[in-house]
RNA sequence: GGGCCUUUAGCUCAUUUGGUAGAGCGCUGCCCUUGCAAGGCAGAGGUGCUGGGUUCGAAUCCCAGAAGGUCCA
Numbered sequence: 001g002g003g004c005c006u007u008u009a010g011c012u013c014a015u016u017u018g019g020u021a022g023a024g025c026g027c028u029g030c031c032c033u034u035g036c037a038a039g040g041c042a043g044a045g046g047u048g049c050u051g052g053g054u055u056c057g058a059a060u061c062c063c064a065g066a067a068g069g070u071c072c073a
Base pairs, nucleotide, nucleotide: 001072002071003070004069005068006067007066010025011024012023013022019056027043028042029041030040031039049065050064051063052062053061
C1' cells in the first nucleotide's frame, strides 16, 4: 500500500432479502424467605462507530471517513 470481516443496551450477541430495535447476563423495584441465595413478576437503559446520499420510510441500500481483527505485498 491492497483484499476481506467486524462496529447495535453496562457486557456477550441477535435483528430471514427496507416498515414502531430485541435476547441472555448485569442493574432497579416488588413477590417469595426469619434473612440471603435461587425462583417468579415488572421496569429502566440505545441519537445502531462518524458524516452525507437514496427512499414515504434506513441498523439494513449507496458514498466518504474512523477504530479493531485477519490475510497478501

The RNA shown here (transfer RNA) has 73 nucleotides and comes from a Candidatus Nanoarchaeia archaeon. Lineage of the source: Archaea > Nanobdellati > Nanobdellota > Candidatus Nanoarchaeia. Its mean pLDDT, the model's own confidence on a scale to 100, is 82. Its Rfam family is "tRNA". By type it is a transfer RNA. The sequence is in RNAcentral, with records from ENA.